[in-house]
RNA sequence: GCACCGGUGGUCUAGCGGCAUGACCUGAGAUUCCCAUUCUCAUGACCCGGGUUAGAUUCCCGGUCGGUGCA
Repeated sequence: GCACCGGUGGUCUAGCGGCAUGACCUGAGAUUCCCAUUCUCAUGACCCGGGUUAGAUUCCCGGUCGGUGCA
């Protein structure tokens, strides 16, 4: 330099153009003499810019970061 794959809450992760999924963490409550465990609820995310579309995490283009391969 070229090609391919990927970027989603603090962490890991699912996602078919139509309200973004689940787990852990965190906060509150219940339970308990206290702690732990367990149960319930809540907070919190689509790498950036543009395009297509009535509607984009999803499709297209460019950038950027990470990984792999080739040179």

Transfer RNA from Candidatus Iainarchaeum sp., 71 nucleotides, folded computationally. Its Rfam family is "tRNA". Model confidence (mean pLDDT): 83 of 100.